[in-house]
Annotation:
Predicted 3D model of a 1404-nucleotide RNA (small-subunit ribosomal RNA) from an uncultured bacterium.
RNA sequence: AGAGUUUGAUCCUGGCUCAGGACGAACGCUGGCGGCGUGCCUAACACAUGCAAGUCGAACGGAGACUUAACGCUGAAUUGAAGAAAGCUUGCUUUAAGAUAUUCUUGUUAAGUCUUAGUGGCGGACGGGUGAGUAACGCGUGAGUAACCUGCCUUUCAGAGGGGAAUAACGGCUGGAAACGGUCGCUAAUACCGCAUAAAGUAUCGAAGCCGCAUGACUUUGAUACCAAAGAUUUAUCGCUGAAAGAUGGACUCGCGUCCGAUUAGAUAGUUGGUGGGGUAACGGCCUACCAAGUCGACGAUCGGUAGCCGGACUGAGAGGUUGACCGGCCACAUUGAGACUGAGAUACGGCCCAGACUCCUACGGGAGGCAGCAGUGGGGAAUAUUGCACAAUGGGCGCAAGCCUGAUGCAGCAACGCCGCGUGAGGGAAGACGGUCUUCGGAUUGUAAACCUCUGUCUUUGGUGAAGAAGAAAGUGACGGUAGCCAAGGAGGAAGCCACGGCUAACUACGUGCCAGCAGCCGCGGUAAUACGUAGGUGGCAAGCGUUGUCCGGAAUUACUGGGUGUAAAGGGAGCGCAGGCGGGACUGCAAGUUGGAUGUGAAAUGUCGAGGCUUAACCUCGGAACUGCAUCCAAAACUGUAGUUCUUGAGUGGAGUAGAGGCAAGCGGAAUUCCGAGUGUAGCGGUGAAAUGCGUAGAUAUUCGGAGGAACACCAGUGGCGAAGGCGGCUUGCUGGGCUCUAACUGACGCUGAGGCUCGAAAGUGUGGGGAGCAAACAGGAUUAGAUACCCUGGUAGUCCACACUGUAAACGAUGAUUACUAGGUGUGGGAGGUCUGACCCCUUCCGUGCCGCAGUUAACGCAAUAAGUAAUCCACCUGGGGAGUACGACCGCAAGGUUGAAACUCAAAGGAAUUGACGGGGGCCCGCACAAGCAGUGGAUUAUGUGGUUUAAUUCGAAGCUACGCGAAGAACCUUACCAGGUCUUGACAUCUUGCGCCAACCCUAGAGAUAGGGCGUUUCCUUCGGGAACGCAAUGACAGGUGGUGCAUGGUCGUCGUCAGCUCGUGUCGUGAGAUGUUGGGUUAAGUCCCGCAACGAGCGCAACCCUUGUUACUAGUUGCCAGCAUUCAGUUGGGCACUCUAGUGAGACUGCCGGUGACAAACCGGAGGAAGGUGGGGACGACGUCAGAUCAUCAUGCCCCUUAUGACCUGGGCUACACACGUGCUACAAUGGACGGUACAACGAGUCGCGAACUCGCGAGGGCAAGCAAAUCUCUGAAAACCGUUCUCAGUUCGGACUGCAGGCUGCAACUCGCCUGCACGAAGUCGGAAUCGCUAGUAAUCGCGGAUCAGCAUGCCGCGGUGAAUACAAUCCCGGGCCUUGCACUCACCGCCCGUCA
Repeated sequence: AGAGUUUGAUCCUGGCUCAGGACGAACGCUGGCGGCGUGCCUAACACAUGCAAGUCGAACGGAGACUUAACGCUGAAUUGAAGAAAGCUUGCUUUAAGAUAUUCUUGUUAAGUCUUAGUGGCGGACGGGUGAGUAACGCGUGAGUAACCUGCCUUUCAGAGGGGAAUAACGGCUGGAAACGGUCGCUAAUACCGCAUAAAGUAUCGAAGCCGCAUGACUUUGAUACCAAAGAUUUAUCGCUGAAAGAUGGACUCGCGUCCGAUUAGAUAGUUGGUGGGGUAACGGCCUACCAAGUCGACGAUCGGUAGCCGGACUGAGAGGUUGACCGGCCACAUUGAGACUGAGAUACGGCCCAGACUCCUACGGGAGGCAGCAGUGGGGAAUAUUGCACAAUGGGCGCAAGCCUGAUGCAGCAACGCCGCGUGAGGGAAGACGGUCUUCGGAUUGUAAACCUCUGUCUUUGGUGAAGAAGAAAGUGACGGUAGCCAAGGAGGAAGCCACGGCUAACUACGUGCCAGCAGCCGCGGUAAUACGUAGGUGGCAAGCGUUGUCCGGAAUUACUGGGUGUAAAGGGAGCGCAGGCGGGACUGCAAGUUGGAUGUGAAAUGUCGAGGCUUAACCUCGGAACUGCAUCCAAAACUGUAGUUCUUGAGUGGAGUAGAGGCAAGCGGAAUUCCGAGUGUAGCGGUGAAAUGCGUAGAUAUUCGGAGGAACACCAGUGGCGAAGGCGGCUUGCUGGGCUCUAACUGACGCUGAGGCUCGAAAGUGUGGGGAGCAAACAGGAUUAGAUACCCUGGUAGUCCACACUGUAAACGAUGAUUACUAGGUGUGGGAGGUCUGACCCCUUCCGUGCCGCAGUUAACGCAAUAAGUAAUCCACCUGGGGAGUACGACCGCAAGGUUGAAACUCAAAGGAAUUGACGGGGGCCCGCACAAGCAGUGGAUUAUGUGGUUUAAUUCGAAGCUACGCGAAGAACCUUACCAGGUCUUGACAUCUUGCGCCAACCCUAGAGAUAGGGCGUUUCCUUCGGGAACGCAAUGACAGGUGGUGCAUGGUCGUCGUCAGCUCGUGUCGUGAGAUGUUGGGUUAAGUCCCGCAACGAGCGCAACCCUUGUUACUAGUUGCCAGCAUUCAGUUGGGCACUCUAGUGAGACUGCCGGUGACAAACCGGAGGAAGGUGGGGACGACGUCAGAUCAUCAUGCCCCUUAUGACCUGGGCUACACACGUGCUACAAUGGACGGUACAACGAGUCGCGAACUCGCGAGGGCAAGCAAAUCUCUGAAAACCGUUCUCAGUUCGGACUGCAGGCUGCAACUCGCCUGCACGAAGUCGGAAUCGCUAGUAAUCGCGGAUCAGCAUGCCGCGGUGAAUACAAUCCCGGGCCUUGCACUCACCGCCCGUCA
């Protein structure tokens, strides 16, 4: 940075599509690791459960627990004094009771510690979430508050005296299911209430100074009135009250900016303002009473729709466009709606009250709730995570503090959702392995890729070690986490996919499929050889991702500010006037709004950018700079714009002098013509058409003469002449009236230009009312035309056309070209003026205004425009943004209506379109040619028959050919064969080819079976070469490669052929022109059979075609004379023989004809016309020869051939049948229909050819076809071979015949293995149709048509066909009008598959 797509091709316009980037994404396939981020865009849907806002006992009274102390006391245990009793050992033992003491328990009081329901304080207005609402001072930015508030915090000043009354908790009673209360009683405070104190506070009234744009503020001062407090405690502090400042946070006001719709144009009653009052922290209609009637709006009010705004993000070269996830600022909201309370702060997410919806509990009376906090659930959805850990860090609340709380936050988990980084190994390794794929079978490719060898260890795995993050002097404190990092070990081991490969767009082959299945972003692929479908191999791209889908920007200069257009592509309003608006002449002066410069403030941080730094790097993070293009204020400048003032005259206007005109309106007048009426003349038609008819006319038309009526329009003049803004305006006169032009330069002094809305004018048709109505004429009627004809043509004819007054408001209202101004070569007409030259009139010159043509520069896609611009500039307005839907629908406005103005969308297509180019085409034009027509001759179409085709039939009637250009065509010859078809019978390496192996024969002949192929048997036994080893030929057998196919595709092909067309065309190189396709040359003037030649010409040359060169024929010379010939000389039946080569002829080489000569025409040319000479005269006649190309023309069945198909058959062999069928239709021929003839007899003259498996003489037999015998001839020798028509006679005499010969019968002949299906010929007999052919149609221009016979190929036989040959031998061509075909030029075109085109409507 562009590309694809409209066309046969081109340029342009113009849309659609693609390549890029981005994403909170989703889906498909795939998935190794780490870091950093991100993660309900949908239902502001509903929510189970847990947690997310508490804290302070150093405010208070209690309560509870514990400890200590004291007291009281119950009980228990232990202790056991003094006594008592008993026993006895008389001083010991035992028993009962039990003082005292200790411990435990319990109660009270006091003190202490801990906990905390309540009162009280602070915080629950922060933090966290969401984007429903909001088009707004909501947000952004910049100002203002002299109109305001501010807890905690900081600083300063001053103070804290003394009282009082309650209340929760608690206790008693009590209601209720519960939630929650009720009542009585007690009590404390930093809770509450008075009193005192009081100014530097507040309010009111004064005084002075000073400031402000202003309401007013500030300072000093005087008087009056009013207002405060709380304590706790570890004695060090923390609190409390008043005041003044600060800081922070808020509140309000204003300038500017902030989406779409005018198919929303008017909105507004507290509305706008004022006064008084109220209310607020504060201004204010914020609220209220009264007064006034304002206020907003085209600079878009109001209304409707949509939307949180911004820093920023994405994209873009930029300007812009889109967007507002994460992070940050502001706002709004917290189930929906409303309300206030408390408080410094809320109209309060986890507070209150009320109402609604929903959910839950209930004892039915009543209650409870609000995840748009973090997790999580259901639901919705294409779609979005864990009911995790921790307060270690950062921060927040409370507290003196310890500390408590903190789903803020820090972390972890899940997800390739995004960005960034790393890895999936590295080096060597050619027998270029195996395998795969392709193949021209040789090979190529996968591919150094693998194997294999040598290494490494990032990631991964295991083990060890192990942080920083922690801050205060120390100590203590880590959720993350035994994580990051480090060390060691092990082994290439565990780690690659996705998409694409026709063009755009990097990357190609095979197979499968066969307009099917499918692909596709656009163009478009697929109908049997698909690089586009599917698969495989290969290749390309990206890579832990890759594709798809969606959205945005880009490309798109397809909304154009940067940066587009409007003659014909979409687009100039039908025209003018003109309000607003936009723009505006020269000079001077001031101001400073725009403008420019400087300074200051602000433009938060983050982001982006530049430079550094930190994680191994990067992403990421941190620091610093610049920037943030903006806004505001101040200062300065004064060129330009603006503004104020002065001035000028050239823009504009006025005056004066002239002038042209279908300019407009009104009135009057005029003649010609049409029609009608009256009268006269006059008689049978008139009228109309391509031709007619309807119509009019003997009741007198048409025609003609005179008179009259009425309406409409104004011949000639008349002119790309005039006038008008456009529409438009045309007899003459008069009146009224608008505008223009020229000259002059007296006046005004920028008064100008444009112009959204608005107003006015506005052809024709149409509408309303009233007139008028001659002609014309929608509708209508009739007649024609036609398949029809609701048309074109004709005869009539009503609205209307005319007038007046209203309406309509549109046109191809066009120059398809808005208005105004200025500038930019010329030439030539014409209309209206002025000036000059000239004595004057013309002519001429200059100039202004109009109106045309040509043309340069320039411009344009081209065509074209070109001083009357579509050129160069300026100002203003209008309009356009793909085609269709559609100028339609809805709405609104206008209209009496018809309708007009404004004016969409859904859906659909990939184009629609402009200009120009090449062709083709035209019932366009010009020129020309052709047996194309015409003029002629003979035919076809009718009959019989032959042959081909269609159709039908059939077991098969093999296949092909299909307008001309298939149809006596392939087929130059189907009885078998041919033969490809059918039936039946057979074979399977095969009827035919090559290779391998083995054997050595084979062939021929004979017999048997069979329809034959074939099978069996017999007989029979090799050839050639040799280096003697063998080899070759041939045959048999076996094996597999293969053979074979007239099976398909002529639309896969080669080759060959037909046709346009023997028409004169078709192209190229260089140059030139054109943006280009292309043009030129090749067109033009002549001429020709011809693009043949000449001349001219931006062309000059050349090629393939034409012509010529080739063959043949026509004349002649020379040479050569056998098989040919015979003049003269002999000779014969006979050129038979001698002789000869003169002639004919044969066949070789030459000559000849070239418009060469003469005259005329023409342009001094080419050429044409006439003539001479000549055998031949203007390419002498004929042939061969066929340009570039067209018809997907014909042929796969001549042949060759790709691909597909069959392989005991779609191949091969055999017998028989069929191709020969037969109601019919068509084509091409033969023979005829007769006297220009038939029959019979006689008699004459050719040429081309063919011949040994052949032609076959003569002779002979037969009526004949033919037979027998047989000479000659491989041919100028012999044979086929007697040519026929013609000519000379005779006969027939117009008839279905002495025409015609079909069909049939009989008898024969020939060929052949064989004539039944199915050959040809002969003789005799039979004797059909047919008496010249409808519509239509073919051939032929001279040795031609017509007619007559002859030969040949094929071939055993078979010819009315085909190819040749000669004999006899015409008629006509006026002319260029028509039919057909063709050539050149030109024109139109919406065709280019090219008129057998394209295309419209209806129906299915």
Record summary
The sequence is in RNAcentral, with records from ENA and SILVA.